[in-house]
A computed fold for a 72-nucleotide RNA from an Elusimicrobiota bacterium, annotated as transfer RNA. The sequence was found in a public genome assembly. The prediction has a mean pLDDT of 81. Taxonomically the source falls in Elusimicrobiota (Bacteria, Pseudomonadati).
RNA sequence: GCGCCCAUAGACUAGCGGUUAGGUCACAGCCCUUUCAAGGCUGUAGCACGGGUUCAACUCCCGUUGGGCGCG
Numbered sequence: 001g002c003g004c005c006c007a008u009a010g011a012c013u014a015g016c017g018g019u020u021a022g023g024u025c026a027c028a029g030c031c032c033u034u035u036c037a038a039g040g041c042u043g044u045a046g047c048a049c050g051g052g053u054u055c056a057a058c059u060c061c062c063g064u065u066g067g068g069c070g071c072g
Base pairs, nucleotide, nucleotide: 001071002070003069004068005067006066007065010025011024012023013022018055027043028042029041030040031039048064049063050062051061052060
């Protein structure tokens, strides 16, 4: 330099054009308990960035950035 893959919350992850963007852990509050742990309920918090297509984009296309793999 060329090609391919990936980017969703503090961490891991589901999502295949119309979901209120879901789950687990973590965190906060409440319940339970003499207290703690465990357990139950509730809450906080997210689509890397910029364009395009579309009535509608996390999802499709292009580019940028970052990471990984291969080739030279």

It matches the Rfam family "tRNA". The family's RNA type in Rfam is transfer RNA.